[in-house]
This is a predicted structure of a 682-nucleotide part of an RNA (large-subunit ribosomal RNA, domain II) from a Bacteroidota bacterium. The RNAcentral record of the full RNA draws on ENA and SILVA. Its mean pLDDT, the model's own confidence on a scale to 100, is 87.
Context: one part of a larger RNA
RNA sequence: GCCUGCGAGUUAAUCUCAGUGGCGAGGUUAAGGGAGCGACACCCGAAGCCGAAGCGAAAGCGAGUCUGAAUAGGGCGUAGAGUCGCUGGGAUUAGACACGAAACCGGGUGAGCUACGCAUGGGCAGGGUGAAGCGGGUGUAAAAGCCCGUGGAGGCCCGAACCCACUAACGUUGCAAAGUUAGGGGAUGACCUGUGUGUAGAGGUGAUAUGCCAAACGAACUCGGAGAUAGCUUGUUCUCCCCGAAAUAGCUUUAGGGCUAGCGUCAUGUGUUUAGUACCGGAGGUAGAGCACUGGAUGGGCUAGGGGGCGUAUGGCCUACCGAACCUAACCAAACUCCGAAUGCCGGUACUUGAGAGCAUGGCAGUUGGACCACGGGAGAUGAGUUUCGUGGUCGAGAGGGAAAGAACCCAGACCAUCGGCUAAGGUCCCCAAAUCCAGGCUAAGUGGGAAACGAGGUGAGACUACAGAGACAACCAGGAGGUUGGCUUAGAAGCAGCCACCCUUUAAAGAGUGCGUAAUAGCUCACUGGUCAAGUGGUCUUGCGCGGAAAAUGUAACGGGGCUAAGUCUGGUACCGAAGCCAUGGGUGUCAACGGAAGUUGGCGCAGUAGGGGAGCGUUCUGCAGACGGGGAAGGCGUACCGCGAGGAGCGCUGGAGUGUGCAGAAGUGAGAAUGCAGGC
Numbered sequence: 001g002c003c004u005g006c007g008a009g010u011u012a013a014u015c016u017c018a019g020u021g022g023c024g025a026g027g028u029u030a031a032g033g034g035a036g037c038g039a040c041a042c043c044c045g046a047a048g049c050c051g052a053a054g055c056g057a058a059a060g061c062g063a064g065u066c067u068g069a070a071u072a073g074g075g076c077g078u079a080g081a082g083u084c085g086c087u088g089g090g091a092u093u094a095g096a097c098a099c100g101a102a103a104c105c106g107g108g109u110g111a112g113c114u115a116c117g118c119a120u121g122g123g124c125a126g127g128g129u130g131a132a133g134c135g136g137g138u139g140u141a142a143a144a145g146c147c148c149g150u151g152g153a154g155g156c157c158c159g160a161a162c163c164c165a166c167u168a169a170c171g172u173u174g175c176a177a178a179g180u181u182a183g184g185g186g187a188u189g190a191c192c193u194g195u196g197u198g199u200a201g202a203g204g205u206g207a208u209a210u211g212c213c214a215a216a217c218g219a220a221c222u223c224g225g226a227g228a229u230a231g232c233u234u235g236u237u238c239u240c241c242c243c244g245a246a247a248u249a250g251c252u253u254u255a256g257g258g259c260u261a262g263c264g265u266c267a268u269g270u271g272u273u274u275a276g277u278a279c280c281g282g283a284g285g286u287a288g289a290g291c292a293c294u295g296g297a298u299g300g301g302c303u304a305g306g307g308g309g310c311g312u313a314u315g316g317c318c319u320a321c322c323g324a325a326c327c328u329a330a331c332c333a334a335a336c337u338c339c340g341a342a343u344g345c346c347g348g349u350a351c352u353u354g355a356g357a358g359c360a361u362g363g364c365a366g367u368u369g370g371a372c373c374a375c376g377g378g379a380g381a382u383g384a385g386u387u388u389c390g391u392g393g394u395c396g397a398g399a400g401g402g403a404a405a406g407a408a409c410c411c412a413g414a415c416c417a418u419c420g421g422c423u424a425a426g427g428u429c430c431c432c433a434a435a436u437c438c439a440g441g442c443u444a445a446g447u448g449g450g451a452a453a454c455g456a457g458g459u460g461a462g463a464c465u466a467c468a469g470a471g472a473c474a475a476c477c478a479g480g481a482g483g484u485u486g487g488c489u490u491a492g493a494a495g496c497a498g499c500c501a502c503c504c505u506u507u508a509a510a511g512a513g514u515g516c517g518u519a520a521u522a523g524c525u526c527a528c529u530g531g532u533c534a535a536g537u538g539g540u541c542u543u544g545c546g547c548g549g550a551a552a553a554u555g556u557a558a559c560g561g562g563g564c565u566a567a568g569u570c571u572g573g574u575a576c577c578g579a580a581g582c583c584a585u586g587g588g589u590g591u592c593a594a595c596g597g598a599a600g601u602u603g604g605c606g607c608a609g610u611a612g613g614g615g616a617g618c619g620u621u622c623u624g625c626a627g628a629c630g631g632g633g634a635a636g637g638c639g640u641a642c643c644g645c646g647a648g649g650a651g652c653g654c655u656g657g658a659g660u661g662u663g664c665a666g667a668a669g670u671g672a673g674a675a676u677g678c679a680g681g682c
Base pairs, nucleotide, nucleotide: 001682002681003680004679005678006677011094012093013092014091015090016089017088018087019086020085021084022083023082026050027049028048032044033043034042054061055060064076065075066074067073097235098234100232104225105224106223107222108221109220115199116198117197118196119195120194121193122192123191124189126158127157128156129154133150134149135148136147137146138145162186163185164184166183167182168181169180170179201217203213204212205211210219238617239616240615241614242613243612248261249260250259251258252257262367263366264364265363266362267361268360269359270358272355273357275352276351277350278349279348280347281346282345288339289337290336294333295332296331298329299328300327301326305322306321307319308318309317310316370395371394372393373392374391375390376389377388378387379386400411401410402409415587416586417585418584420583421582422581426577427576428575429562430561431560435574437573438572439571440570441569442568448564454548455547458545459544460543461542462541463540464539465538466537467536475532476531477530478529479528481505482504483503486500487499488498511526515524516523588607589606590605591604592603593602594601595600618671620668621667622666623665624664625663626662628660629659636655637654638653639652640651642649643648
C1' cells in the first nucleotide's frame, strides 16, 4: 500500500410536541395478589398521579380572588376536555454519536540501569624525578650554611593494564536504539572495581547538569478512580422525491464558543392581508447649488483707526505704508444653509399579479470565520487581491456558453431523452461552428496586440485670423545709406560688455541696430526695400487615428497560435454560427384545479443545490402467523444481453453440497471508502 472482516445518535427515567388508538368529566393503575420453580396472556388491586377552579405570602375566600378605606381602578382568573397507551421528533439527567489528550488523585511495584552512602574484598607493567629525616665531611664560639651520601615524599612526571570520552572520519534500514578506527585525557588517587546492603515519587540521590532514579523524568512505572474533561481536530456506513438557508443584530471573562432575534423547513389556522405599476396624500435636508447665517479665503473701491513725515505744535497738513467695518467681483465647507432634487420610505385607492406570496400559533433546525464585482462613503497615500459600513449582483450552495486558461466578470439558472429547430453573450481567414459579406471613413505605427507627465513641420476633419494677381510665401539678384565712432562709461566701447536716450537727414528702403565676429575697428548677416518668378502662403485653436517617452532575469513570451495592411479601427447594414436559455416531440415526478365511488384521467404551474427541514422507499439479522421450496440439489460463489428512477430484484448456466425463500406483522449489535481507524492476510 492493497484485500477481507470489525468500526460511530444507543438505552432508561422524566418533560414536551406531532401522528395514531382506548375511554371520556373523567382517565389510569403501581407494588402486590389469583398462582404453583418460573414465563406470556388474563383477572383482581385507585395507594398514588393527571384533569374537572381559581386568587392570595398566608389566614382564607371562591367564579371569583388579591391589593385597597372602597360596592373605585388595576393584577391574575372565569366563557375552548381531558387522560392512559403505542410510534415518531426534540429536551433534561445519565459516558449519551465514536475515537483522541496533556494532566489530577489513590493503592502498589521498582536503586539487578543509574546517583549517593555503608560494610567487606580486589586492582594499578615499567621507567623518571629525588622532599623531609638520618649519616659523613666542611664550617661556626656554638649555630646557621655549604658539599657528598643515604633516604624514598608527592591529588609529582612519562607510560601499559584499568577508567574516561576532547578531535576527526566512518557508521545513520548501523556490528551497535550511541558503535568502530586513528589520535586524545587520567593512570597512588577527590583513583578504579567485585560482592552484600541502604535511601522511593508531595519522595530519593545530586562536587546543580533540572542531572539520575531500568533505552523518553520540570516530577518514575503500574493498576485503579475512569468511558476524567476536551467550547478543539478527525470520522460518522443504503436509495429516491419536495423545499432550502446563514456568515447579520443584541448580550456574553465574549470574540474560531454560546443564548435570543433575523433568514430555512414542516404542520395547523387565516384567506389577498403580500408584491408590482399608476394616481393621490405625506414626512425629510442627501446629490446639486448657494453665500442669507456660521466660519474660511482672493482682487478692487472707500473708510474709522494705526504707522511715518511736516507744522504757527489745543484743533492743521502730507503720505506710492498697514487697515477693521462697509460696497463690489469671483470663490470654499462632513460637523455652513436663503434654497433643494432624483430615488428610497410611510399611508390611501385602482388595476395587474396568484407568487413555494403575506400573517398567526406550534414542532425541528442550521447559520452568526464570508468572498469578489458595481455604485455611495469612512480609514489608508482619492496605495493594496487592504480595511470598515450602505445598496445591488454573483460565488458561497450554480452546472452550461463566452472571456486562450480563470469561485466572484458577460450571457444564462441543468427533471430525463432526441444524429430536431431558434436565439443570448460572444463570434464568422486557418487551428475552430459561422461572411476572406456590403457601403463609407481613419490608421502605416504590426498601432491594433501593455503604461504617465511631457515632447514633436506624422496624418485626417473643423473653426477663426493675417497676407496675396495693385504679385503674397520660399528661393535667387541688388540695396541695406548720411549726421555718427549718438551721449555716458571705459585701457578701448565704433549698431552688437554695460548705463541713458532712441532723434534728424537722403530715400524704393535701411534699427542710434537681429545674430555671428574683432583687443577695439574691420568683415558676414538680419530687419526693411527694389527686381526675377509665379499661386496661394503664414498663424492660433478644437478634434479623430497614430509617433517618442518604453530596461529583467530558462525561450519568441505584452494578439491563445498561425498568420493579418485587414483578418486593425470607427459608422451603418444584411446574413449566418453559437448554450444544459427558448421552441418542438416523447417520458418521469411534485403540487394545484376539475371530473370520478375508487383506481385514475385531463389541464395549469413547477422539478440546480451545501448546512438544514419534510416525505416515500430498498436491503441485512432475528421473532410471530400463514403458506411454500430443497440430494430430481438449499445457502454461498462465478457468469449473464432481463426488470426497477434508484437503493436493489429475478431468470438461466456452471460451481457448491444442506438448508432457504415468499406474504403480512414485529424487534434491531441494520448498510462502510475515508477516523495518521482496529485485527488478520499478502